The RNA shown here (Bacterial RNase P class A) has 380 nucleotides and comes from a Pseudomonadota bacterium. Its Rfam family is "Bacterial RNase P class A". Rfam describes the family as follows. Ribonuclease P (RNase P) is a ubiquitous endoribonuclease, found in archaea, bacteria and eukarya as well as chloroplasts and mitochondria. The family's RNA type in Rfam is ribozyme. The coordinates come from a structure-prediction model, not an experiment, and the mean pLDDT is 77.
[in-house]
């Protein structure tokens, strides 16, 4: 200097004037409070507020058990919990920093592997190789025999070639008629033992010729987990009418209802419950923001994170507030000038707006800045 990898921050700032919402205090209106109006102080939309994908807090539905159904799937730790995070193990990619994995079981069973290929799993011989028999033929030759080639038949073969994503573990040596774990050493695989580790697993040694496969983001098996609905939850106040009509089950040995389906138990009701249809009312308050909360320091831990101490309160709208103008600085774009830099003009530009709250994941994102690490080149 170039090219990369991982992580983090910002994504306008300050001041003035006016305006909107909330809280606190004071004054005012008011029979009192509430309410109205005014003033002062303080605060007022994100890193994703998005998606509604996971997990919870909270609210309501009586609870319990079984089954169906659903989710997760290497190990340990963290967390309120998770399908999340941290660290590691195994596998894959990269020269490397690093990145990715839907990572339990194929010897419980069932299914699938198109096309090509001989054959796709109790799987096979297309080409080829070897042996034997028979026949045939060219040259040479005195002739026969033998050998080579070709054809047919029989047997052996899975090493070589072909097809394919994948074809009887891998490359090497010996051996064989030619071959093959047929034999040998090494690697791979299976089993056992010792050592290390909390563990997934790793290292070493011994024995065994041991695979006729893959696929479970196919059904399935195994282990663990799971009640449902959701702030339009729900609670309170007020208002209103026709607590109407019809149908079904039933009146305690039975029936109905009970927040996923089915079954059992249990509870409640029986002038009961369910379904359809018709009419009336629908305004307000609470829920609504002090929380598994933020920040700083110390201690423990590789880290995620935990504990202790101190300190702070940072939206609560309801047809939906959080804005407008001006000035300066900063940022971006264009032009001019002798580089740096200066001057002029213009712009507010990315993704995008709280609605019960929180922890995550996923998706979108103009531009600017910082930290650490890797590779390459040059110079000293």
């Nucleotide at each position: 200097a170039a090219a990369g990898a991982a992580g983090a921050u910002c994504g306008g700032a300050u001041g003035a004037u006016c305006g909107c919402u909330g809280a606190u205090u004071g004054u005012u209106u008011u029979u009192u409070u509430a309410u109205u109006a005014c003033a002062a102080u303080c605060a007022g939309a994100g890193g994703a507020a998005a998606g509604u994908c996971c997990g919870a807090a909270c609210u309501c539905c009586c609870a319990g058990g079984g089954u169906a159904a659903g989710g997760u799937g290497c190990u340990u730790c963290g967390u309120a919990a998770c399908g999340c995070g941290a660290a590691g193990u195994g596998g894959g990619g990269g020269u490397g920093a690093c990145c990715c994995c839907a990572a339990g079981g194929a010897a419980a069973g069932u299914g699938c592997c198109a096309c090509a290929g001989a054959a796709a799993a109790u799987a096979u011989a297309c080409c080829g190789u070897c042996u034997a028999a028979u026949g045939u033929u060219a040259a040479g030759g005195a002739a026969u025999a033998g050998g080579a080639g070709c054809a047919u038949u029989a047997g052996a073969u899975a090493a070589g070639g072909g097809u394919g994503a994948a074809a009887a573990g891998g490359g090497g040596a010996g051996g064989u008629a030619a071959g093959a774990g047929c034999u040998c050493a090494c690697c791979a695989c299976u089993u056992c033992a010792a050592g290390g580790g909390u563990g997934a697993c790793c290292u070493u040694g011994a024995a065994g010729g041991u695979a006729u496969g893959g696929u479970a983001a196919a059904c399935c098996c195994c282990a663990c987990c799971u009640g449902g609905a959701g702030c339009a939850a729900a609670a309170c106040c007020a208002a209103a009418u026709a607590g109407g009509a019809a149908a079904g089950c039933g009146u305690c040995u039975u029936c109905a209802a009970g927040u996923u389906g089915c079954c059992c138990u249990c509870u409640u009701g029986a002038u009961g419950c369910u379904u359809u249809u018709g009419g009336g009312u629908a305004g307000g308050u609470u829920g609504c923001u002090a929380a598994a909360g933020g920040u700083a320091u110390u201690u423990g831990g590789u880290a995620a994170c935990a504990a202790a101490u101190a300190u702070c309160u940072u939206a609560g709208a309801u047809a939906a507030a959080u804005g407008a103008u001006c000035a300066u600085c900063g940022c971006c774009u264009u032009c001019a000038c002798c580089c740096a830099g200066u001057g002029a003009a213009g712009g507010a530009u990315a993704c995008a707006g709280a609605a019960u709250u929180c922890g995550g994941c996923u998706u979108a994102u103009a531009g600017a800045u910082c930290u650490u690490c890797u590779u390459u080149g040059a110079u000293u």